The prediction has a mean pLDDT of 87. Small-subunit ribosomal RNA, central domain from an uncultured bacterium, 350 nucleotides, folded computationally.
Context: one part of a larger RNA
RNA sequence: UUGGGCGUAAAGAGCGUGUAGGCGGUCAGGUAGGUCCGUUGUGAAAACUCGAGGCUCAACCUCGAGACGCCGAUGGAAACCAUCUGACUAGAGUCCGGAAGAGGAGAGUGGAAUUCCUGGUGUAGCGGUGAAAUGCGCAGAUAUCAGGAAGAACACCCGUGGCUAAGGCGGCUCUCUAGUACGGUACUGACGCUGAGACGCGAAAGCGUGGGGAGCGAACAGGAUUAGAUACCCUGGUAGUCCACGCCGUAAACGAUGGGUGCUAGGUGUAGGGGGUGUCGACUCCCUCUGUGCCGAAGCUAACGCAUUAAGCACCCCGCCUGGGGAGUACGGCCGCAAGGCUAAAACUC
Repeated sequence: UUGGGCGUAAAGAGCGUGUAGGCGGUCAGGUAGGUCCGUUGUGAAAACUCGAGGCUCAACCUCGAGACGCCGAUGGAAACCAUCUGACUAGAGUCCGGAAGAGGAGAGUGGAAUUCCUGGUGUAGCGGUGAAAUGCGCAGAUAUCAGGAAGAACACCCGUGGCUAAGGCGGCUCUCUAGUACGGUACUGACGCUGAGACGCGAAAGCGUGGGGAGCGAACAGGAUUAGAUACCCUGGUAGUCCACGCCGUAAACGAUGGGUGCUAGGUGUAGGGGGUGUCGACUCCCUCUGUGCCGAAGCUAACGCAUUAAGCACCCCGCCUGGGGAGUACGGCCGCAAGGCUAAAACUC
């Protein structure tokens, strides 16, 4: 609970596509459902409001008037909403042009490093730490050279750089594929915005089946440290990390800031596109559109801060909050192989 709010106090759904619904550009004409105006019917009385009167006043009572409705009928108005017809191009989309990008999927491929294996050289140590020890090594390690194998990740470039709805995306090449900005105005002609449900996507960890397994590494073992040390440090090391397919559906999924549209000083970087001045040309400089940062006016804010990428000024739609604990729990339902997820209380207590 017809209120006020949601960056940090409780509160923006992790993100998208989209159904119903809500909301919706300009012009002309028609209709008259909403809307507005008039007339009329009904709206019992009491009660209520106002005026007057009666009990000595008041309460109370009496009289008159008014009021009382999502009401019915009828006549009218046509601005707005609605609806119908016609038209428009500023919203939205299509087309054309050149363009940027770690956007996605699949296939192939490259070098550095690491580990292991084989061989050569070579000898007593190596490794590790605050210091050590466990560990490895005369059955020849570490180091070094050559060859081979494997898996995973891509140094520099790399940038408050780019792309994607979000999660997220980084060696190189090819194939398939999605979106975007800019310029041109040729076309469509409001086709739009949001979006309860619904559907899809969704890091890491985890689960199922089958592969793979170099490095790293929960668990675990040992060595240290310590009063203890189920840790931090060290030596090992299994799941996992990787691939394919199928689940899970959660995160400080964060800008802790939902989406859309319009308006409201500037300054300065940076990325992509276009135009102009100048030039042989490149560069530079100026203007402009879009993205991404920083600093700041007005304004806002409890403050911090935000400030044309708003947390300013407004409108439209959705989601959410309503003292702390109990509790994001119990029960029920739905989903899941499970782990668990989603929905979601109360008693009691402060």